Model confidence (mean pLDDT): 80 of 100. Transfer RNA from Actinoplanes sp., 74 nucleotides, folded computationally.
RNA sequence: UCCGAGAUGGUGCAAUAUGGCAGCACGCCCGAUUCUGGAUCGGGAGGUUCGAGGUUCGAGUCCUCGUCUCGGAG
Numbered sequence: 001u002c003c004g005a006g007a008u009g010g011u012g013c014a015a016u017a018u019g020g021c022a023g024c025a026c027g028c029c030c031g032a033u034u035c036u037g038g039a040u041c042g043g044g045a046g047g048u049u050c051g052a053g054g055u056u057c058g059a060g061u062c063c064u065c066g067u068c069u070c071g072g073a074g
Stems, first nucleotide, its partner, number of pairs: 001073007010026004020057001028044005050066005
């Protein structure tokens, strides 16, 4: 330099095929249980979906440019 893949709550991942309310687990907070803690059970908070534009009634998803990470080629 070129090609490919990826970036989503604090962490790890879904949702992309077919554009249509962003979900799961762990963690965190509250409660139940317990002498206390842990475990278990119930409830809750937490996301401008990497940045900037574009397409569309509607974008995490499609298009363009950029940043960063990983892999490959030279």
Record summary
Lineage of the source: Bacteria > Bacillati > Actinomycetota > Micromonosporaceae > Actinoplanes. Its Rfam family is "tRNA". The family's RNA type in Rfam is transfer RNA. Rfam links the family to the GO term triplet codon-amino acid adaptor activity. RNAcentral holds the sequence, with entries from ENA and MGnify.